FMN riboswitch aptamer (RFN element), 142 nucleotides, folded computationally. The prediction has a mean pLDDT of 77.

């Protein structure tokens, strides 16, 4: 320094506050519990990339996107079970600027695996998992 090997640690945030009342309990004209899933509204942003901006600085780099290109998390198969095959899985626009904007600013919109339950991005579970992949370390080559 690397087309290599082992190891260690780390590796996900989020309903504030109203409404409605399915359903349930009580000898039951009624009263009380009752949805983080419904409606109003609220709040959230994994990992790599790339970065006409912005900011930091040693002027060559750091940094800087949920909806721009990829990745991971489910489920089933295959017994040389992995860097594999299959299914399943989202989301941007109007406007400024400027030569140029998928990344900037401005405003208004969207999205969010499966199980469970009153229909769940945010609650329980699988999960004291798995993980993309970050850091450090040893060995190997050169």
């Nucleotide at each position: 320094a690397u087309a290599a090997a082992g190891c260690u640690u780390c590796g996900g945030g989020g309903c504030a506050g109203g409404g409605u009342g399915a359903a349930u309990g009580c000898g039951c004209a009624g009263c009380a519990u009752g949805a983080u899933u419904c409606c109003c509204g609220a709040c959230c942003g994994a990992c790599g990339g790339u970065g006409a901006u912005g900011c930091c600085u040693u002027u060559a780099g750091g940094u800087u996107a949920g909806u721009c290109c990829g990745u991971g998390a489910g489920c089933a198969g295959c017994u040389u079970a992995g860097a594999c095959u299959g299914c399943a899985a989202g989301a941007c626009a109007u406007g400024g600027u400027g030569a140029g904007a998928a990344u900037c600013c401005a405003u208004g919109a969207c999205c969010g695996a499966c199980a469970g339950u009153a229909u769940a991005g945010u609650c329980u579970g699988g999960a004291u998992g798995g993980g993309a992949g970050a850091a450090g370390u040893u060995u190997a080559u050169u």